c-di-AMP riboswitch aptamer (ydaO/yuaA leader) from Thermocatellispora tengchongensis, 144 nucleotides, folded computationally. Of the family's consensus pairs, 96% are formed in the model. It matches the Rfam family "c-di-AMP riboswitch aptamer (ydaO/yuaA leader)". Rfam's curators write: This family represents a conserved RNA structure found upstream of the ydaO and yuaA genes in Bacillus subtilis and related genes in other bacteria. The ydaO/yuaA element is thought to act as a genetic 'off' switch for the ydaO and yuaA genes in its native state. It was read from a public genome assembly, where an Rfam model found it. Its mean pLDDT, the model's own confidence on a scale to 100, is 75.

């Protein structure tokens, strides 16, 4: 000094997942804050849920719905699960191009829900980055 590790504050990213109120809790005595824990509002989110609309043959379970960008296709293996290739879609690069980089997953409901005024329920998590590749164009705070 570096790598890594721990706690904390700044800025940023994907996300709905963000502030603010009141109260407990606890530290050597008392106060205050900071976490945590309990309520509570705002704001954002998503589901449920009429009339009109739409959907309505019967059978069948092998069912059928949600949040979500995360859906489809095709190979191939040691085959109901894995690898590769690509794809609807979708993110960052302040913005648009012209490039670059990446994601294209996971989980829930429990035989039920099309759309829906009004009413009703519910979430506010989790994850990660901090010296960069490059051009073209508008726009400009500060500085002189």
């Nucleotide at each position: 000094g570096a790598a890594g590790g721990c706690c904390g504050c700044a800025c940023g990213c994907c996300g709905a997942a963000u502030u603010c109120c009141c109260g407990c809790c606890g530290c050597c005595g008392c106060a205050c804050c900071u976490c945590g824990c309990g309520g509570g509002a705002a704001a954002c989110c998503g589901g449920g849920g009429a009339c009109c609309c739409a959907c309505c043959g019967c059978a069948a379970c092998c069912g059928g719905g949600g949040u979500g960008a995360a859906u489809c296709c095709g190979a191939g293996c040691g085959c109901c699960g894995c690898u590769c290739g690509g794809u609807a879609g979708g993110g960052c690069u302040g913005c648009u191009c012209c490039g670059g980089c990446c994601c294209g997953a996971a989980c829930c409901c429990g035989u039920c829900a099309g759309c829906u005024a009004a009413c009703c329920c519910g979430g506010u998590a989790g994850g990660c980055g901090u010296c960069g590749a490059u051009g073209a164009a508008a726009g400009g705070a500060g500085c002189u």